[in-house]
Transfer RNA from a Patescibacteria group bacterium, 74 nucleotides, folded computationally.
It was read from a public genome assembly.
RNA sequence: GGGCGAUUAGCUCAGUCGGUUAGAGCGCGUCACUGAUAAUGACGAGGUCAAUGGUUCGAAUCCAUUAUCGCCCA
Numbered sequence: 001g002g003g004c005g006a007u008u009a010g011c012u013c014a015g016u017c018g019g020u021u022a023g024a025g026c027g028c029g030u031c032a033c034u035g036a037u038a039a040u041g042a043c044g045a046g047g048u049c050a051a052u053g054g055u056u057c058g059a060a061u062c063c064a065u066u067a068u069c070g071c072c073c074a
Base pairs, nucleotide, nucleotide: 001073002072003071004070005069006068007067010026011025012024013023019057028044029043030042031041032040050066051065052064053063054062
């Protein structure tokens, strides 16, 4: 220098080839339970879907560029 892939909650990840207002597990908070913890159960908080621009009636999803990380080639 070239090619490919990844980027979604604090962490690990899903999201059905564009269509109702973004989800799970773990973690966190409150409550229940307990003599008290743990475990378990209920409820809850937490997100500009990496950034910018574009296409579209509508974008996490499609296109372009940029950034970071990983792999391969030279």